The RNA shown here (c-di-GMP-I riboswitch aptamer) has 87 nucleotides and comes from Candidatus Atribacteria bacterium UBA6794. Rfam family: c-di-GMP-I riboswitch aptamer. Its family is annotated with cyclic-di-GMP binding in the Gene Ontology. The sequence was found by an Rfam model in a public genome assembly.

[in-house]
């Protein structure tokens, strides 16, 4: 220092759902709470997927459809970092 597994030790994150709050939404933040997770740490660089305020079109209207520069790292991959252990 590489690659690798998570048995074990020490330990970590915390699904849904519930309450309050921010947001047009999607989603987010704290608290409880634990479905999982060997990176389920980091951060949007590439894709995918979600929402559609605001644009744009059609409509008398109601409303419809398109549209990320919003959202998702617990969707993928890629990139930075890291505990134990095995080689």
């Nucleotide at each position: 220092a590489g690659u690798u597994g998570a048995a074990a030790a020490a330990g970590g994150c915390a699904a849904a759902c519930u309450a309050u709050u921010c947001g047009a939404a999607a989603g987010a933040a704290u608290a409880g709470g634990g479905c999982g997770c060997a990176a389920a740490g980091g951060a949007c660089u590439g894709g995918g997927u979600c929402u559609a305020a605001g644009g744009c079109a059609g409509g008398a209207a109601a409303c419809u459809g398109u549209u990320a520069a919003g959202a998702u790292u617990g969707c993928c991959a890629g990139c930075c970092u890291a505990c134990c252990g095995a080689c």